Record summary
This is a predicted structure of a 75-nucleotide RNA (transfer RNA) from a Candidatus Woesearchaeota archaeon. It matches the Rfam family "tRNA". Its family is annotated with triplet codon-amino acid adaptor activity in the Gene Ontology. About the family: Transfer RNA (tRNA) molecules are approximately 80 nucleotides in length. The RNAcentral record of the sequence draws on ENA. NCBI's taxonomy places the organism under Archaea, Nanobdellati, Candidatus Woesearchaeota. Model confidence (mean pLDDT): 82 of 100.
RNA sequence: GGCGGCGUGGUUUAGCCUGGUCAUAACACCACGCUCAUAACGUGGGAGUCGGGGGUUCAAAUCCCCCCGCCGCCA
Numbered sequence: 001g002g003c004g005g006c007g008u009g010g011u012u013u014a015g016c017c018u019g020g021u022c023a024u025a026a027c028a029c030c031a032c033g034c035u036c037a038u039a040a041c042g043u044g045g046g047a048g049u050c051g052g053g054g055g056u057u058c059a060a061a062u063c064c065c066c067c068c069g070c071c072g073c074c075a
Base pairs, nucleotide, nucleotide: 001074002073003072004071005070006069007068010027011026012025020058029045030044031043032042033041051067052066053065054064055063
C1' cells in the first nucleotide's frame, strides 16, 4: 500500500442481511425486602451521542460515502 471482519450502558451481548412507536438481555452498580449479619434469593431503579462526521428517506443502530480505532490476510 491492497482486501476483509469488527466497534451498541461499567463489562459482555441481541437487534443490522429484510429501515418502522418504546434500542435487548446477562453480569456489575444503587435502593428496598429477607437475615443477628453477610452471601444467595426476590422486587424495583439508574446507566447508551449504537466509534466520529456527512448523505438518502416521512423515518437510520440498520442503506450509501468519508474518517478514526482494533484484528486478520496479501504484498